[in-house]
RNA sequence: CAGAUUGAACGCUGGCGGCAUGCUUUACACAUGCAAGUCGAACGGCAGCACGGGUGCUUGCACCUGGUGGCGAGUGGCGGACGGGUGAGUAAUACAUCGGAACGUGUCCUGAAGUGGGGGAUAACGCAUCGAAAGAUGUGCUAAUACCGCAUAUACUCUGAGGAGGAAAGUAGGGGAUCGAAAGACCUUAUGCUUUUGGAGCGGCCGAUGUCUGAUUAGCUAGUUGGUAAGGUAAUGGCUUACCAAGGCGACGAUCAGUAGUUGGUCUGAGAGGACGGCCAGCCACACUGGGACUGAGACACGGCCCAGACUCCUACGGGAGGCAGCAGUGGGGAAUUUUGGACAAUGGGCGCAAGCCUGAUCCAGCAAUGCCGCGUGAGUGAAGAAGGCCUUCGGGUUGUAAAGCUCUUUCAGUCGAGAAGAAAAGGUUGUGACUAAUAAUCAUAACUCAUGACGGUAUCGACAGAAGAAGCACCGGCUAACUACGUGCCAGCAGCCGCGGUAAUACGUAGGGUGCGAGCGUUAAUCGGAAUUACUGGGCGUAAAGGGUGCGCAGGCGGUUCUGUAAGUCAGAUGUGAAAUCCCCGGGCUUAACCUGGGAACUGCGUUUGAAACUACAGAGCUAGAGUGUGGCAGAGGGGGGUGGAAUUCCAUGUGUAGCAGUGAAAUGCGUAGAGAUAUGGAAGAACAUCGAUGGCGAAGGCAGCCCCCUGGGUUAACACUGACGCUCAUGCGCGAAAGCGUGGGGAGCAAACAGGAUUAGAUACCCUGGUAGUCCACGCCCUAAACUAUGUCAACUAGUUGUCGGGUCUUAUUAGACUUGGUAACGUAGCUAACGCGUGAAGUUGACCGCCUGGGGAGUACGGUCGCAAGAUUAAAACUCAAAGGAAUUGACGGGGACCCGCACAAGCGGUGGAUUAUGUGGAUUAAUUCGAUGCAACGCGAAGGACCUUACCUGGCCUUGACAUGUGGGUGGUAGAAGGGUGAAAGCCCGACGACCUCGCAAGAGGAGCCUACACAGGUGCUGCAUGGCUGUCGUCAGCUCGUGUCGUGAGAUGUUGGGUUAAGUCCCGCAACGAGCGCAACCCCUGCGUCCUGUUGCCACCCAGCCGAGAGGCUGGAGCACUCUGGACGGACCGCCCCGCUUCAACGGGGAGGAAGGUGGGGAUGACGUCAAGUCAGUAUGGCCCUUAUGGCCAGGGCUGCACACGUACUACAAUGCCCGGUACAAAGGGAAGCAAUACCGUUAGGUGGAGCAAAUCCCCAAAAACCGGGCCCAGUUCAGAUUGUCGUCUGCAACUCGACGGCAUGAAGCCGGAAUCGCUAGUAAUGGCGCAUCAGCUACGGCGCCGUGAAUACGUUCCCAGGCCUUGUACACACCGCCCGUCACAUCAUGAAAGCCGGUCGUACCCGAAGUCGCCCCUUAAAAGGUGCCGAAGGUAUGGCUGGUGAUUGGGAUGAAGUCGUAACAAGGUAGCCGUAGGGGA
Repeated sequence: CAGAUUGAACGCUGGCGGCAUGCUUUACACAUGCAAGUCGAACGGCAGCACGGGUGCUUGCACCUGGUGGCGAGUGGCGGACGGGUGAGUAAUACAUCGGAACGUGUCCUGAAGUGGGGGAUAACGCAUCGAAAGAUGUGCUAAUACCGCAUAUACUCUGAGGAGGAAAGUAGGGGAUCGAAAGACCUUAUGCUUUUGGAGCGGCCGAUGUCUGAUUAGCUAGUUGGUAAGGUAAUGGCUUACCAAGGCGACGAUCAGUAGUUGGUCUGAGAGGACGGCCAGCCACACUGGGACUGAGACACGGCCCAGACUCCUACGGGAGGCAGCAGUGGGGAAUUUUGGACAAUGGGCGCAAGCCUGAUCCAGCAAUGCCGCGUGAGUGAAGAAGGCCUUCGGGUUGUAAAGCUCUUUCAGUCGAGAAGAAAAGGUUGUGACUAAUAAUCAUAACUCAUGACGGUAUCGACAGAAGAAGCACCGGCUAACUACGUGCCAGCAGCCGCGGUAAUACGUAGGGUGCGAGCGUUAAUCGGAAUUACUGGGCGUAAAGGGUGCGCAGGCGGUUCUGUAAGUCAGAUGUGAAAUCCCCGGGCUUAACCUGGGAACUGCGUUUGAAACUACAGAGCUAGAGUGUGGCAGAGGGGGGUGGAAUUCCAUGUGUAGCAGUGAAAUGCGUAGAGAUAUGGAAGAACAUCGAUGGCGAAGGCAGCCCCCUGGGUUAACACUGACGCUCAUGCGCGAAAGCGUGGGGAGCAAACAGGAUUAGAUACCCUGGUAGUCCACGCCCUAAACUAUGUCAACUAGUUGUCGGGUCUUAUUAGACUUGGUAACGUAGCUAACGCGUGAAGUUGACCGCCUGGGGAGUACGGUCGCAAGAUUAAAACUCAAAGGAAUUGACGGGGACCCGCACAAGCGGUGGAUUAUGUGGAUUAAUUCGAUGCAACGCGAAGGACCUUACCUGGCCUUGACAUGUGGGUGGUAGAAGGGUGAAAGCCCGACGACCUCGCAAGAGGAGCCUACACAGGUGCUGCAUGGCUGUCGUCAGCUCGUGUCGUGAGAUGUUGGGUUAAGUCCCGCAACGAGCGCAACCCCUGCGUCCUGUUGCCACCCAGCCGAGAGGCUGGAGCACUCUGGACGGACCGCCCCGCUUCAACGGGGAGGAAGGUGGGGAUGACGUCAAGUCAGUAUGGCCCUUAUGGCCAGGGCUGCACACGUACUACAAUGCCCGGUACAAAGGGAAGCAAUACCGUUAGGUGGAGCAAAUCCCCAAAAACCGGGCCCAGUUCAGAUUGUCGUCUGCAACUCGACGGCAUGAAGCCGGAAUCGCUAGUAAUGGCGCAUCAGCUACGGCGCCGUGAAUACGUUCCCAGGCCUUGUACACACCGCCCGUCACAUCAUGAAAGCCGGUCGUACCCGAAGUCGCCCCUUAAAAGGUGCCGAAGGUAUGGCUGGUGAUUGGGAUGAAGUCGUAACAAGGUAGCCGUAGGGGA
C1' cells in the first nucleotide's frame, strides 16, 4: 500500500426515478411569522359580527332591543410537567443488567357510600385619579361547578380504646300524573361532585455488578462514620439539628486532575477484539448565566413567576420589555449542511356531551448525486478493414465493426388524453333491543344513504413522433490491471512507499492507444483491517529492544499425599428476564431492487430454583517422598578481631671507592667531585605477601591469598531417629554492594590523577622520559554506581553419553590402581532448540510456579516534578521535533602502519644512464586574428603524425559560389546544345564575352528517346556536439595463474564444497589425500625464427679437384669450360623425452640434485599467442553508426597567414665534457634491406655539397655499397685544449611554381655553455647491458638526433628475501561495499525549527478565612384577625478583601537538541585505526 466504511468536504463531470439523509464548527447572537389552547352543557354578561323584532320614518338612513346564532375581555374548570429541541454539564444524585421496601398517583377501570341546608365576597362592568408607556390605585354594583361554615359519616385518619376529627355542586335533555299565577317544584336519564376499597399504568427511593485516562495525583474525610432523640418528607435515610462515640474510605487505586451524556446499537474484524454513539428507539440532563420557591396529581416548570448578572431593545430619563438548544429564516463561525412552503385529508395529542377548535407533533411538497437501489444514453447487420488521428523497421500496424451505410426498437425525457388506492368512523333515515310511567332522550346493533384528499391531475395506463434529448472521471515504473511518440533537460514538475527528472523519461507536460469504474470518478480527512506491530485467543528478553548488582522477606500468587463433610468456584436441568427497532432465516407488499412488513431464531447476559461432587476452595482427621532438626565425620584465600614473619623497595648513619649514574627509538630535563652510582654493615618506616598456584577452593553477589590464635556463618557426606507441608516465588520494604569520590582523625615506603619540566610534533593541553600532590593504607560515617557479564532471574521435575579435575562415602585389591555413589567445577558431544552464531543433565531442550523487563532509531536515561544525598550526583521519567532506517548473525569481496607461505631486475650485488650544459623534439603555461583538434598518474608528453614551405589543413583574415566539389531521383526547359581556341577583369577563385562546334539508339526523313546542359524540388555536404547512446579496434592490471560450469553433497539462505590440505612446479604444473566426481576458458604443447645433422635442389650462388686461354720472373691472379664436393639458397626429415646411469630427499608418488652422451639438458634462446573481468580507460578526427544541431552556411572554392610564434616549467632523446680519448694516414671483416617519374657504376669537373654524363639492372647477375668500431703507423700531453661543437657572418649546392615568415646540405670564418651533474630517479641477469656502424618506410625535398630492423665488438654481478614496490594463495579483524583516495567524531561559524530555564507580566480554574447579603422557604414577634402586608433570625446566589494549590499564555537573556550541497580546526572510533577498545568514577583540556 491493496479491502470495507462515513451525517462528510473539495476538483472535474452530470439524463431520469424510488427510498433515506442533511450545522459534526460558536450550549454564538437573533429581525419577522407561526409552534398551546379549549370549554357558553360552570358563571356574570354583550365590545365586535350575523339574523330577528321594535321605534323614528321618504324608497333609505339612524336609534333601541342578549331575543337567537354565537362571542372579545373577565370569573371558573381542564390542559400549558405531554409532544418538539439540544448534549453544555455529569466519571456517578447518570446509564445498563438484576433485585428490593419504607411511598405517591389527576384522568382511566372496579367495588361501597353520599350529594342535605345556609352564608359572605370578588373580577368583569360603571365613575374617578396617576403614568410617556408597561401598568396601577380609589370607590360603587354583581354571578357561579370560585370561596366559607353548619348537618350527616358506611368506609377513612388519630387514640389513653372511652372517644375524637373530617365531605360535597351542580349542569343538560325529556316529561304522564300531582302542586304552583309563573318561574318552577317533582320524577327520570345522562354527566359532574364528595368520601373510600382494589387495580392498571406512571413516578419517587434503596442495593449488587459493570462502565475512559493519568501514581510526574498517595493519602482523603468533620455532618465526616456510627448511635440516641427530635424535626422534616409522599416515603427510608446525617436529609436537618442537639448530644455521645471516633470512626469511615484507600495500592482490588481513595482523593485530585483531564476527557466524556449513556444504552439498544453502528463500522470493521475469521473470531477475540478495536473504534464510534449522527438518523431511529429507551433513559438522563439542560432551556441566556446563577439562585429560589409558588401553583399543581405531577415542575423547582423551553414558549410560567421572583431575585441577581451579562447582553439587546423602547423611553418623555422617572421607568419598562426580552430570551429560537420548537418550525422556517438572518448574521457570525466554518472545508461544510436545505424552504421565512402546503395541510390538519391520514396517524396521534389537548379541550369539549358533541359539532368542532387548536396542533411547524405529524403527513406531504421544495432544495442538495450527500448516500443506497433501479433504469437509460439504443439494437442487429456492416471490410473498401474508408477518411482522419497516432506509431512505423516505410513493408505495415492500430484506432476498428468502431464510424458511414442498410434494417429495426421507443424504456426514460417530450406532447396529448384517461386516471386511482390512501376514506372510514362520525352525520342522516328506518328497524330491533336496553333504560323508563314514557311511543321522549340516551345507549347498543342492523340495513340504506350522504359528506370529507394537503399530496395532486400525483402514481399508473393509453396514443404520437423520432435514434431522436442524455458520458464522464481517474490511472497506465514496481506494489497494481493497463505503452508508445513528441516536448522539457536535476529546469518545469511528479510522489502513498521505493523513488523519477542532469538531451533518446513506459515515472514530468501533451497526444494517440490502453486499463478500471461508470452518473459518477478521483483527492483529502477519519475508523477498523492487514499489524502475531501490546500477542486473552496469539509475542518476546545469551549476541537484535528487553533478567532487577545481589540476598532476606510482609502482603499477593502458586502449592505433596489419604479420608470425611460443605457446596463458594465448576457442571447439568427447569424457570423469570434480556423493550421495540437492528443483524440472521423463512414468507408477504411496492413491475425489480433499495425500502416496507408478518412469523421465527438469536440477544453468547443477569436472577431464582433443583441436582451432581470429579477437580479447585473451605472445615476436620491422618501420612512421609517436599522442607527442617538432632548425631558422627570432612574440605575450604567464607567473614570479624588480635598477634607475628621473611624477601624486596625507599630513606638514614658509617666504611671502601671514583666519575659518572639514570633514562630513551634517539635524546634531554634529573642525580653526582659539597663524592653520586657500585659495594659492605647497622638502623627506620609503610605497604604488599614471590615460589606452592591450578580450566584449583570458598562465598548470595561485590569479593576473598604469608603464618598463628580467638569468635563466627554456610556447605557437603554417612547411617539412623524426630517434626509433619512447616514449602516456592515475591510488588512495596529491609540489608549487603568493586573502584572512584565526600566528611573527621591518623598514616604515608612504593605507585600516582592534577601540576611542573624535558622530548616528539605543523601543533602535542597526549602517547615517551625526569619529578610530583590529592589518593591508594587504617578507624568511624556517607555515597550506591560499573561491560556489578555466564551480557543467560529464582525454585522444582524430566530428557544419550565420553573425558579431566576438587570434596565425601561404600566395595575390591590392600602397593599402585579400579568399580559404584553423591555434591561442585571444566572440555567435547546425541536428540532437541536457535535467525544464525551457538546451547546441549551446570540447557539457550521438554514442562510447571512466581517476580523483573521490552515494543523502530535519534531527541534521552535528557527536561520538568517528586524522593534520597554534605556535595558530586543517584533514582523515578516524558514531550515537541526529526529520520527511513538504526540493529543482530552469517556470506562474498576489498582493505589493514594483522599473521603465515611464495614469486617478479621488486630490493640487494653490479654495469650504464636520466636529473646539471647546448641543441632537437613533445607537452603545459602565457601570447595571438589564428597559434586547428585529440591524448593527461603508472597506462598523456620523439603520442595520433611512416615526415605542416603551398597542398596537407580541420584554424585565422580577406575575396567569392549556393541543388552546390560529390550521389540518386522527379517535373519542366534546351539544338547553334555539350564542349571549347581565345579575350577582358582580378591576388586567385570567380564573373563577363566567346570564333568554332559534336556524340549514342530507332527511323528514308521529319522526328522520338538517351547522354549532356539550364531551371525547380526532393536532397547533397558538415574534421559541427555527444566515446557518459554505440559497433569495431586498442591500452592496462598481466603472459599474472588464475576464472568458471554440470551433477552430487552441505546450508532456511546469501553461499560453500570441487578450487582447501601435504608435497612439487615457471604454472590451478603434476602427485597423494579428501563429499565430491567430471568438464570448459586460461598454463603447457601444436605455429614462426634461430642453434646441430641428414636428404633433395644447382642459377644469377660456389670453385676443392680437372682442362683451356691471358697476365706474371715466380708465387699466384683473371677469364672460359667441366663440376655440385664445400659454402650458400630454400624445401623435407631427424634430434631432447628426466629417455639412461648414479646419488640423495620424499609418501619410495609427483619431483629435485649430480653425471654420461650430445650441437643443444631439464619450457635450449627469441617471437606470435593475452582467460573471466577491471578502469562509464582511449578513440564520433581512421572508418561505421543512433540522436541532436547548421542549410546563401557550422557546406564549397581561392589567396595570404597560422599550426614553427616565447619571461618560463616538465618529459623524451642527440652531442659532449675527453687520453679505454681526439686528429691524420694506411689496412681488414658483415648482415638485412631498397631500386623504373627508380638505383646508378667506370670516367671527367668542383676543396666540398654537387655537377656533366650514362654502362648495367624490374635484380642470389647491375646499382645503392664506403661498413664502422677494431688493427697498424704518426701527432696531441690534461688545457676550456688539436676536447666540445652551439651561435653568428659570408659564399655556395640541391629539391621544388615558390625556400622571407619556414627546408636540408657544403666551404671559409666565428668558437657559447659544458671539466661527469643536488634531492631524487630509470634500464638491464648473456650473445644480455654497454658500444660501433649499416639499411628501410614515409618522402619532390626535409627539421630523422625520431621510429622499425640488421650485423660487428662484447662484459660485471646475484650472499640472499629483513626492508621498498607490484602480484598470487591461505588465514584473521572490520562500523568499508563508489570498497582505505573508504568510513567517521566533536568544538567553532552561518541559517531555520521545536523545546527547557528565566527577573517577571497577563489570564483560567479549584479551595480556605472573613465582609456584605437579593429573591425565597422555614422559625419567631407584633398587628389584624377573614387572610395578607410589615418587622426580625438562620441559611443563602452574585459581589468584595486576603491568602494558597493546579494550570495556560507571554518574557530581555540563556542552555542544550534537530536539520542544512560544496565553511573552519583537528583526526577520537572502525584494521593491532597506528597509545587495543569499552564501562563506572574523579580531575584537566579549543575540540
The RNA shown here (small-subunit ribosomal RNA) has 1487 nucleotides and comes from a metagenome. Its mean pLDDT, the model's own confidence on a scale to 100, is 84. Rfam family: Bacterial small subunit ribosomal RNA.